Context: one part of a larger RNA
């Protein structure tokens, strides 16, 4: 000098764009953050239409049964989603990340392309209605019912498995291609007058996504020098989507290490960011990619995918409710509270846009997102007037008492209106009609009037800028050198000056 997610002191007019718990991965009141589909299904309720009975204040009210390709709502069964999106960086020195390859060892819901198919039957169960236990959370039991829920049989293009034949490729065959035989395995309907559309089953391919392996790179300590029994390898089996000591049994005795094993400390990694001429050094906020985690520890279930932040079970700690028998909870989602701290914001608006989930659609949901609020926290821009104006006014300060300086500065005269205030008009963002949270915002027009707007630090040298008074090694200053003990340009105040400016200084950290 540059830089910062900064803080502190003094000061503070506006706008645009960004950024905002770096500390306690501490504890959390309250609200919201993941639902949706009635065109999968039975049921209940409300509404509608007309009929009828009773009452009537003649408006209507109550009750009964009925109708319809009708409308709406609801808990439940069922489907899809809830594994995305959002948060945090505790752990991790590791194939975690980055990069290069490999999978002849793999998986893939929704989406796209292609082929073939969707036949026949069955038994339940929630809802509901009873009975019943419990303070509650939540159950138990009897009876009824539906499905794109569940089960059985058939068919089998294919697929899988077994056996047999032939072939190509490769470093390598268990893999691939080809043919035959045998065995096993599918399905669901809905909407519509219909056409048709949306679904369903099996398979091949694709896209996108994931899994595993691998070369190289990836902080400090040797005052850590030896480490290791599933340890290293083999055989067989289990397990997995899949290879593998991943796991088990048996057999062998191996494997790693000064090219730093093992141990300890620290730490999420990268793109990037800061600095620097570069090489390098430092950092890993915001934004993007990957990883890990969800009170702490463990476990599996469901599912295409989780060992699952707002799912489940167990244990632990903590907190809450309780009828003392037992239950409930997890903000490292958005706001917000307490605590900690030098320190970090609103319990806001909207789904209008972009994107996501569900749905045939209308649409619903979306603290993702888009906006608004707060904060000079940062960067950028604008303003706080402009021109003329000498008796060089008053006042202040200094003085050699002549004057000098503040200083064209003020006053005064003329002008302008960015900004401010008042009034009026008023968007783009919404690609076919309509539809805008932001927002009566941005922007534009008119009017008023210099009106609404300047501070901070420094002045001994480094280092731009000097005098007076006070103080008297005191009070104090200070980044270094050093000032202060009676004329201090170094302390304090004043005048003046220098620098930067809505900021200026200080502190901390990095180059």
């Nucleotide at each position: 000098g540059g830089a910062u997610g900064a803080a502190c002191g003094c000061u503070g007019g506006c706008g645009g764009c960004g950024u905002g718990c770096u500390u306690a991965a501490u504890a959390c009141a309250u609200g919201c953050a993941a639902g949706u589909c009635g065109a999968a299904c039975g049921a209940g309720g409300a509404g509608c239409u007309a009929u009828u009975a009773u009452c009537u204040u003649c408006g209507g009210a109550u009750g009964a049964g009925a109708g319809a390709a009708u409308u709406c709502c609801u808990a439940g069964u069922g489907g899809c989603g809830a594994a995305c999106g959002g948060g945090u960086g505790a752990g991790u020195a590791a194939c975690g990340c980055g990069u290069u390859g490999g999978u002849g060892a793999c998986c893939u819901g929704c989406c796209c392309c292609a082929a073939a198919g969707a036949a026949g039957g069955g038994g339940a169960u929630a809802a509901c209605a009873g009975u019943u236990c419990g303070a509650a959370a939540g159950g138990a039991u009897u009876g009824c019912u539906a499905a794109u829920a569940c089960c059985c049989u058939a068919u089998g293009u294919u697929a899988u498995c077994a056996g047999u034949u032939g072939g190509a490729u490769u470093a390598g065959a268990a893999g691939c291609c080809u043919a035959c035989u045998g065995a096993u395995u599918a399905a669901a309907g809905g909407a519509g007058u219909a056409a048709u559309c949306c679904g369903c089953u099996u398979u091949g391919g694709g896209a996108g996504g994931g899994a595993c392996c691998u070369g190289c790179g990836u902080c400090c300590c040797a005052u850590c020098a030896g480490c290791u029994a599933g340890u290293u390898g083999g055989u067989a089996g289990g397990g997995u989507a899949a290879c593998g000591g991943c796991c088990u049994a048996c057999c062998a005795a191996g494997g790693c290490a000064a090219u730093g094993a093992c141990g300890g400390g620290u730490a999420g990694g990268g793109g990037a960011c800061c600095u620097g001429a570069g090489a390098g050094g430092g950092u890993g906020a915001c934004c993007c990619c990957c990883c890990a985690c969800a009170a702490u520890g463990g476990c599996a279930c469901u599912g295409a995918a989780a060992c699952a932040c707002g799912g489940g079970c167990c244990a632990u700690a903590c907190a809450c409710c309780u009828a003392c028998g037992g239950g409930u909870g997890g903000c490292a989602g958005c706001a917000g509270u307490a605590g900690g701290g030098a320190a970090u914001a609103u319990u806001g608006g909207a789904c209008a846009a972009u994107g996501g989930g569900c749905g045939a659609a209308a649409g619903c949901c979306u603290g993702a997102u888009c906006c608004a609020g707060c904060a000079a926290c940062g960067c950028c821009g604008c303003g706080u007037g402009c021109a003329c104006g000498a008796u060089g006014a008053c006042g202040g300060c200094c003085u050699u008492c002549g004057g000098g300086u503040u200083g064209u500065a003020a006053a005064g005269u003329g002008c302008u209106u960015u900004u401010a205030g008042a009034g009026g008009a008023g968007a783009u963002g919404a690609g076919a009609a309509a539809g805008g949270a932001c927002a009566g915002u941005a922007u534009c027009c008119u009017c008023u009037g210099a009106a609404u707007a300047a501070g901070c630090c420094u002045c001994g040298g480094c280092g731009a800028a000097c005098u007076a008074c006070g103080u008297g090694c005191c009070a104090g200053c200070a980044g270094c050198c050093g000032c202060g003990g009676u004329a201090a340009a170094a302390c304090g105040u004043a005048g003046g000056a220098g620098g930067c400016a809505a900021g200026c200084g200080u502190u901390a950290u990095c180059c």
Predicted 3D model of a 511-nucleotide part of an RNA (small-subunit ribosomal RNA, 5' domain) from an uncultured bacterium. The prediction has a mean pLDDT of 85. Rfam family: Bacterial small subunit ribosomal RNA. Rfam links the family to the GO terms ribosome and structural constituent of ribosome.